Predicted 3D model of a 94-nucleotide RNA (c-di-GMP-I riboswitch aptamer) from Desulfurivibrio sp. Its Rfam family is "c-di-GMP-I riboswitch aptamer". Rfam's curators write: GEMM was predicted in a large-scale screen for bacterial structured RNA regulatory elements. Taxonomically the source falls in Desulfurivibrio (Bacteria, Thermodesulfobacteriota, Desulfobulbia, Desulfobulbales). Its mean pLDDT, the model's own confidence on a scale to 100, is 88.
RNA sequence: ACUCGAAAAAGGCAAACCGUUUGAAAGGGCGGGACGCAAAGCCAUCGGCCUAAGUUUUCGUGUAACACGAAGAUAGGGUAGCGAGGUUGCCGGG
Numbered sequence: 001a002c003u004c005g006a007a008a009a010a011g012g013c014a015a016a017c018c019g020u021u022u023g024a025a026a027g028g029g030c031g032g033g034a035c036g037c038a039a040a041g042c043c044a045u046c047g048g049c050c051u052a053a054g055u056u057u058u059c060g061u062g063u064a065a066c067a068c069g070a071a072g073a074u075a076g077g078g079u080a081g082c083g084a085g086g087u088u089g090c091c092g093g094g
Stems, first nucleotide, its partner, number of pairs: 002094004012037002017032006035081001041087003045084003048079003054074009
């Protein structure tokens, strides 16, 4: 330097759920809590998935402009614990 995670040690992270907070929502932060994780460290570049405030289309109602309601579409909002990719890194084997 490359590759692997069988056994082991030192440690690390923390799903669901609960409390609180933030956000239109999805989701995020903090505390508790552990299902799991060898990158479950970090980065939304590509695909997937989630949400739809705003925008937009259609329909309905009322209208002077237009407003309100319903349904659909849409990410520039999320997810790194969905996969790929990038990048850094502990211990051990080869």